This is a predicted structure of a 107-nucleotide RNA (TPP riboswitch aptamer (THI element)) from Chlorobaculum tepidum.
The same sequence occurs in records of 2 taxa.
RNAcentral holds the sequence, with entries from Rfam and Ribocentre.
Its mean pLDDT, the model's own confidence on a scale to 100, is 76.
Of the family's consensus pairs, 91% are formed in the model.
Rfam family: TPP riboswitch aptamer (THI element). Rfam's curators write: Vitamin B(1) in its active form thiamin pyrophosphate (TPP) is an essential coenzyme that is synthesised by coupling of pyrimidine and thiazole moieties in bacteria. The previously detected thiamin-regulatory element, thi box was extended, resulting in a new, highly conserved RNA secondary structure, the THI element, which is widely distributed in eubacteria and also occurs in some archaea. Analysis of operon structures identified a large number of new candidate thiamin-regulated genes, mostly transporters, in various prokaryotic organisms. The THI element is a riboswitch that directly binds to TPP to regulate gene expression through a variety of mechanisms in archaea, bacteria and eukaryotes. through a variety of mechanisms in archaea, bacteria and eukaryotes.
Lineage of the source: Bacteria > Chlorobiota > Chlorobiales > Chlorobiaceae > Chlorobaculum.
[in-house]
């Protein structure tokens, strides 16, 4: 040098679920059932459209598929785990750090 690491720039990729209440509809109407949008709250999470945010960019996973699957757990869920170096999956540049060997010069 390269690998590697960090930061930055530009560009690119990705997800948005579950529950309750309100609202609404129906009925046997302080209750029950259903329920698209909208509003509020709760759960996990970086993120559940507070977003000009968050995560990720070559990869044993950002995310998707398998999967309306399997095991465990939960009020419930894509909640957890396995599956899983399974199949797919979006990159270039700059700066800094780092730095073996070899060659040359000098002692």
């Nucleotide at each position: 040098a390269a690998a590697u690491c960090a930061u930055c720039u530009u560009g690119g990729g990705g997800g948005u679920g579950c529950u309750u209440c309100g609202c609404c509809a129906u009925g046997u109407u302080c209750c029950a059932u259903g329920a698209a949008c909208c509003g509020a709250a709760g759960c996990u999470g970086a993120g559940a459209u507070c977003a000009c945010a968050c995560c990720c960019c070559u990869a044993u996973a950002a995310c998707u598929u398998g999967a309306u699957g399997c095991a465990g757990g939960u009020a419930a869920u894509g909640c957890u785990g396995a599956c899983g170096c399974a199949a797919g999956g979006a990159a270039a540049g700059a700066u800094g750090a780092a730095g073996c060997a070899c060659g040359c010069a000098u002692c």